[in-house]
Context: one part of a larger RNA
RNA sequence: GAGUAACGAUAAUGGGAGUGAAAAACUCCCACGCCGGAAGACCAAGGGUUCCUAUCCCAUGUUAAUCAGGGUAGGGUAAGUCAACCCCUAAGGCGAGGCCGAAAGGCGUAGUCGAUGGGAAACAGAUUAAUAUUUCUGUACUCGAUAUAAUUGCGAUGGGGGGACGGAGCAGGCUAAGCAAGCAUAGCGUUGGUAGUCUAUGUGAAAGUGAGUAGGGCGUUUGUUUAGGUAAAUCCGGACGAACACUAAACCUGAGACACGAGACGAGUCACUACGGUGAUGAAGUUGCUGAUGCCAUACUUCCAGGAAAAGCCUCUAAGCUUCAGAUUAUAUGGAAUCGUACCCCAAACCGACACAGGUGGUCAGGUAGAGAAUACUAAGGCGCUU
Numbered sequence: 001g002a003g004u005a006a007c008g009a010u011a012a013u014g015g016g017a018g019u020g021a022a023a024a025a026c027u028c029c030c031a032c033g034c035c036g037g038a039a040g041a042c043c044a045a046g047g048g049u050u051c052c053u054a055u056c057c058c059a060u061g062u063u064a065a066u067c068a069g070g071g072u073a074g075g076g077u078a079a080g081u082c083a084a085c086c087c088c089u090a091a092g093g094c095g096a097g098g099c100c101g102a103a104a105g106g107c108g109u110a111g112u113c114g115a116u117g118g119g120a121a122a123c124a125g126a127u128u129a130a131u132a133u134u135u136c137u138g139u140a141c142u143c144g145a146u147a148u149a150a151u152u153g154c155g156a157u158g159g160g161g162g163g164a165c166g167g168a169g170c171a172g173g174c175u176a177a178g179c180a181a182g183c184a185u186a187g188c189g190u191u192g193g194u195a196g197u198c199u200a201u202g203u204g205a206a207a208g209u210g211a212g213u214a215g216g217g218c219g220u221u222u223g224u225u226u227a228g229g230u231a232a233a234u235c236c237g238g239a240c241g242a243a244c245a246c247u248a249a250a251c252c253u254g255a256g257a258c259a260c261g262a263g264a265c266g267a268g269u270c271a272c273u274a275c276g277g278u279g280a281u282g283a284a285g286u287u288g289c290u291g292a293u294g295c296c297a298u299a300c301u302u303c304c305a306g307g308a309a310a311a312g313c314c315u316c317u318a319a320g321c322u323u324c325a326g327a328u329u330a331u332a333u334g335g336a337a338u339c340g341u342a343c344c345c346c347a348a349a350c351c352g353a354c355a356c357a358g359g360u361g362g363u364c365a366g367g368u369a370g371a372g373a374a375u376a377c378u379a380a381g382g383c384g385c386u387u
Base pairs, nucleotide, nucleotide: 013031014030015029016028017027018026032384033383034382035381040364041363042362043361046344047343050342051075052074053073054072055071056070060068061067080141081140082340084338086119087118088117092113093112094111098107099106100105122139123138124137125136126135142336143335145333146332147331148330149329150328151327152326153321154320158316159315160314161313166303167302168301169300172296173295174294177290178289179288180287181286182203183202184201185200186199187198188196208260209259210258215253216252217251222245223244224243225242228236229235265285268281269280270279271278272277304307350359351358366378367377368376369375
């Protein structure tokens, strides 16, 4: 220079009350404004106590602070079913023997790891200051073990099936959701009108079990013979290795709706209250229309560039066992360990040296207008961006 520039989005504040030494900024109430495919809600990654409560204001906060993601103290994360661990494999890694190489080491078989993929099973309501598919209430489901009973050819590291898959596109059946009507409860205007075709609010319900629908797939069963599947097979294989007889419906899959689940919940009303709430009681709980990018559907149609693997699962036999063991069905008993779970998550809590106008994958997607997830206004919810 200078007590000058600046105090980090032009979404916006104003009034009253409270607390306090002190209030533009904290708390409560009223009004106004902003977002609403987000500036709302929920996860993954990452962070790691920032969560909740009490208390404090030296520093931190671009100002003040009684406030705080700040200091101090205490509290808080509950699982057979969610996720991990676990079983399985992909790219890729490592790699007994082995091959190669002056050495270090490189490659690689059998194997062994490795999810971003495949593999058993849970929903609704209630509850805390702070957790909940984890606690509680109610109603379910799965997989081992053991015992009993009945029946009985069981058995794999091997064979077969299945798992099992691309892009694009049309039409259909549904549901979520919404809207309207009906129904229930309440209201009747301090300014002209408002007992009505009026106004406000509510009208919502899961998994599971049962039976299998709209639809989709496929020729099915039995008997005889015969290549193959490295051995065997009762399994697989017959439009597409080959032959014959018989039968016309059966089988597999499949949203939704319906019934139970369903004595809960529920607007409100009453009582009490430390004014934060607590307890009791409890009406209606229907129909129609619109209708998804969600489900049927990994369907169907079509195209060429021809679109993972392995295990769990089903089935077949080999060795072997065959008074056993094992298998199937039913019932009962008992079991399901360990680990994560708070909170933020388009952000003041992550990555950017900062409480930084930047960056950050996925899910949900109300109303009016609209082709629309554009845009404008708005609900729930959240904010007015710390001079």